[in-house]
Transfer RNA from Parcubacteria group bacterium GW2011_GWA1_56_13, 74 nucleotides, folded computationally. The coordinates come from a structure-prediction model, not an experiment, and the mean pLDDT is 80. Taxonomically the source falls in Bacteria candidate phyla (Bacteria). It matches the Rfam family "tRNA".

RNA sequence: GCGCUCUUAGCUCAGUUGGUUAGAGCGUUCGCUUCACACGCGAAAGGUCGGAGGUUCGAAUCCUCCAGAGCGCA
Numbered sequence: 001g002c003g004c005u006c007u008u009a010g011c012u013c014a015g016u017u018g019g020u021u022a023g024a025g026c027g028u029u030c031g032c033u034u035c036a037c038a039c040g041c042g043a044a045a046g047g048u049c050g051g052a053g054g055u056u057c058g059a060a061u062c063c064u065c066c067a068g069a070g071c072g073c074a
Base pairs, nucleotide, nucleotide: 001073002072003071004070005069006068007067010026011025012024013023019057028044029043030042031041032040050066051065052064053063054062
């Protein structure tokens, strides 16, 4: 330098050929339980889906560019 894959909650990851409200587990906070802690049960908070632009009635999902990470070729 060229090609491919990936980037979604604090962490690890889903998201079914574009469709109405963006989710799970762990973690955090609060409550129940306990003399107390842990375990268990219930609830809540937490995301402008890496950034910018485009296509579309509608984009996490499609296209382009940029940034970052990984792999391969030279």